[in-house]
Predicted 3D model of RNase P RNA and transfer RNA as a complex of 486 nucleotides.
RNA sequence: CGAGUCGGCCGGACGGUCGCUGUCCACCGUAGCGGGCGCACUCCGUGUGCCGGCGCCGGCGGAGAGAGGAAAGUCCGGGCUCCACAGGACGCGGUGGUGGGUAACGCCCACCGUCUCAAGGCCGGGGUUCGCUCCGGCCGAGGACAGGGAAAGUGCAACAGAAAGAUACCGCCCGUCCGCAAGGGCGGGUAAGGGUGAAAUGGCGGGGUAAGAGCCCACCAGCAGCCUGGUGACAGGCUGGCUCGGCAAACCCCACCGGGAGCAAGGCCAAAUAAGGGAGCAGGACUGGUCCGGUCCGUUACGACUCCCGGGUAGGCUGCUCGAUCGGCCGGGCAACCGGCCGGCUAGAGAAAUGACCGUCACCCGCGUCUUCGGGGCGCGGGGACAAAACCCGGCUUACAGGCCGGCUCGCGAU
RNA sequence: GGCCCCGAAGCUCAAUGGUGAGCAUCCCCGUCGCAGGGUGAAGGUUGUGGGUUCGAGUCCCACCGGGGCUA
Numbered sequence: 001c002g003a004g005u006c007g008g009c010c011g012g013a014c015g016g017u018c019g020c021u022g023u024c025c026a027c028c029g030u031a032g033c034g035g036g037c038g039c040a041c042u043c044c045g046u047g048u049g050c051c052g053g054c055g056c057c058g059g060c061g062g063a064g065a066g067a068g069g070a071a072a073g074u075c076c077g078g079g080c081u082c083c084a085c086a087g088g089a090c091g092c093g094g095u096g097g098u099g100g101g102u103a104a105c106g107c108c109c110a111c112c113g114u115c116u117c118a119a120g121g122c123c124g125g126g127g128u129u130c131g132c133u134c135c136g137g138c139c140g141a142g143g144a145c146a147g148g149g150a151a152a153g154u155g156c157a158a159c160a161g162a163a164a165g166a167u168a169c170c171g172c173c174c175g176u177c178c179g180c181a182a183g184g185g186c187g188g189g190u191a192a193g194g195g196u197g198a199a200a201u202g203g204c205g206g207g208g209u210a211a212g213a214g215c216c217c218a219c220c221a222g223c224a225g226c227c228u229g230g231u232g233a234c235a236g237g238c239u240g241g242c243u244c245g246g247c248a249a250a251c252c253c254c255a256c257c258g259g260g261a262g263c264a265a266g267g268c269c270a271a272a273u274a275a276g277g278g279a280g281c282a283g284g285a286c287u288g289g290u291c292c293g294g295u296c297c298g299u300u301a302c303g304a305c306u307c308c309c310g311g312g313u314a315g316g317c318u319g320c321u322c323g324a325u326c327g328g329c330c331g332g333g334c335a336a337c338c339g340g341c342c343g344g345c346u347a348g349a350g351a352a353a354u355g356a357c358c359g360u361c362a363c364c365c366g367c368g369u370c371u372u373c374g375g376g377g378c379g380c381g382g383g384g385a386c387a388a389a390a391c392c393c394g395g396c397u398u399a400c401a402g403g404c405c406g407g408c409u410c411g412c413g414a415u
Numbered sequence: 416g417g418c419c420c421c422g423a424a425g426c427u428c429a430a431u432g433g434u435g436a437g438c439a440u441c442c443c444c445g446u447c448g449c450a451g452g453g454u455g456a457a458g459g460u461u462g463u464g465g466g467u468u469c470g471a472g473u474c475c476c477a478c479c480g481g482g483g484c485u486a
Base pairs, nucleotide, nucleotide: 001411002410003409004408005407006406007405008404009403010402012361013360014359015358016357017356018355020066021065023063024062025061027059028058029057032056033055034054035051036050037049038048039047040046041045068386072397073396075395076394077393078392079391080262081261082260083259087292088291089290090289092258093257094256095255096254097111098110099109100108101107112147113145114144115143116142120139121138122137123136124135125134126133127132148253149252153251154250155247156246169194170193171190172189173188174187175186176185177184178183202220203219205217206216207215221243223240224239225238226237227236228235229234266318267317268316269315276309277308278307279306280305283297284296285295286294325344326343327342328341329340330339331338332337363383364382365381366380367379368378369377370376371375416485417484418483419482420481421480422479425438426437427436428435433469440456441455443453444452462478463477464476465475466474
């Protein structure tokens, strides 16, 4: 420098003009609400008159602030709030290699194991016009893994096939019967061969046998035990007996986790809570699947009680943004992350503001032209995505014009 | 804002993990011709993309579209 692959970051800058939504400050305003005073009606309250910019409000001016990396999907986890302080049993749901991180997680980091693999490299074999090419195996950055248990039990496997868990269709072998023979019938043995299938009772070789078979032996795979290393998943070695099929994102078993609802939660004020219908009778509601337990209301009451339906009310304040917060530096850790110091304050609206235009610069694309042909300079024209807070955080997933940086594996060149 | 549900032939719907029915369409029979009737055929990436499995409409995950409830 190039190829492949993986990861991190940014997501226009500056200036001007006109707007939009909150906050703060100053000035003006009494039409309306709150407030103060007086009068009338019988206190409450209503009506009416006056006062006052103190609060809301209205006008005008000024200062300062104003979306994202995903604000999105609402898929996980938490904070917060109410119900009991969230408790017990059953049920239900979720997670699943090991170790760590974290408030927590199905997230993140590191490691283990299995499978797979680009460019390229190595080995073996075949072809060759000797240039190369084809096939097989190994290495290879990286990628995928819901990756506990199938010798606890139940279940499933279409079609094909004899048989899908304990099986004999063809074939092979033995015995017996019939037959002159070829061959056939019956009984038994056999999973080595054929054939079917996604999958057929370990693989290959040798021995053995009537034919066969882990029946026996060597190697490989798998299982169990022991030793060594490692916190551990696991790896390496030795010994042993002998082969025990697949699916758990099927039920299930094991371990661990989970109480329910959600800011339209919840609190306060104002307004409203009518008629009518149904159920209950000592219980009912809160609580969602059930029961226990707990809290509140009620307890001799057929209602003027409780609950549900029905219809009615539909406005304001709060919760509300300072927080597992952001930036820099230092320290610990392989890393995720953690700790210390210094500094900063960064939307809080309530159907929803954060916008439009112009200029300059930067970026990308196209055309023309010049050139020192590696690319660059100049001119003209065009372009800028995905998408926008709604209680707040940590993740995941998905969308995205364009740009920047880095790691790893290879190839070429130079030193 | 929050919480749930559903997508298959042109339409309406069945389907233990191994895809069908009715109507509609087309061909043929029958009729002078049409309809009714009879016989047969075609028509599906089961919304899209992945995963588990020998095999996915079904089980799991992520998207897309539609619908419902909620002060």
Annotation
It holds a member of the Rfam family "Bacterial RNase P class A". The family's RNA type in Rfam is ribozyme. Gene Ontology terms of the family: ribonuclease P activity, dimeric ribonuclease P complex and tRNA processing. Its mean pLDDT, the model's own confidence on a scale to 100, is 75.